Lysine riboswitch aptamer from a Candidatus Atribacteria bacterium, 189 nucleotides, folded computationally. The sequence was found by an Rfam model in a public genome assembly. Taxonomically the source falls in Atribacteria (Bacteria, Pseudomonadati, Atribacterota).

RNA sequence: AAGUGAGGUAGAGGCGCGAGCAAUAAUAAGUACUGAUGAGGAGAUGAGCAUCUGUGAUUCAUCAGGAAAGGUAUUCUCGCCGAAGUGUAAAGAGGAUUGCUCUAGUCUUUACACUGGGCUUAUGGUGAAGAACCAUAAGACUGUCACCAGAAACUUUACCCUAAUUUCUGGUGGAGCGCUAUCUCAUCU
Numbered sequence: 001a002a003g004u005g006a007g008g009u010a011g012a013g014g015c016g017c018g019a020g021c022a023a024u025a026a027u028a029a030g031u032a033c034u035g036a037u038g039a040g041g042a043g044a045u046g047a048g049c050a051u052c053u054g055u056g057a058u059u060c061a062u063c064a065g066g067a068a069a070g071g072u073a074u075u076c077u078c079g080c081c082g083a084a085g086u087g088u089a090a091a092g093a094g095g096a097u098u099g100c101u102c103u104a105g106u107c108u109u110u111a112c113a114c115u116g117g118g119c120u121u122a123u124g125g126u127g128a129a130g131a132a133c134c135a136u137a138a139g140a141c142u143g144u145c146a147c148c149a150g151a152a153a154c155u156u157u158a159c160c161c162u163a164a165u166u167u168c169u170g171g172u173g174g175a176g177c178g179c180u181a182u183c184u185c186a187u188c189u
Stems, first nucleotide, its partner, number of pairs: 003187009014081001016080005022075004033065007043052002046102005084115010116142002119139008144174010
């Protein structure tokens, strides 16, 4: 020096990942809801209590008005490459209706576990939805490392062979607690 171990820094995968009281557009929807008229005849919520209700509840039809949120697409901005997502557990917030309380769905944080990545298809779930998202499975594709096989280039006094290195092709396999480069410390020498 090479190697090995620990820690740090910077990067790569590409229809790459995620976020936003951002802007615009479509959808949601002629839906929820409001009013009038008529029908109808006892309830109005996931649960309890109150409150309203035969001076007519839930509901249905017609007419006249008539939204929004979540989710999506494009642009912009920001954070990034376990980016992020899912599951389990704990804590907090939240909250179904006329009101209060409780609970479910939902959101945030932490711990552990799993998934390299995007795409297509099928099934299931969420959803208004033939959108989209999530989970599982299959299929090729792609990046990375290891091993095997082959080809080419390089090395230098010249040629040939071998070995190492680099690039490419094919096959098999592994996983992101990975891979590449680099720095520090320790160890070995």

Model confidence (mean pLDDT): 81 of 100.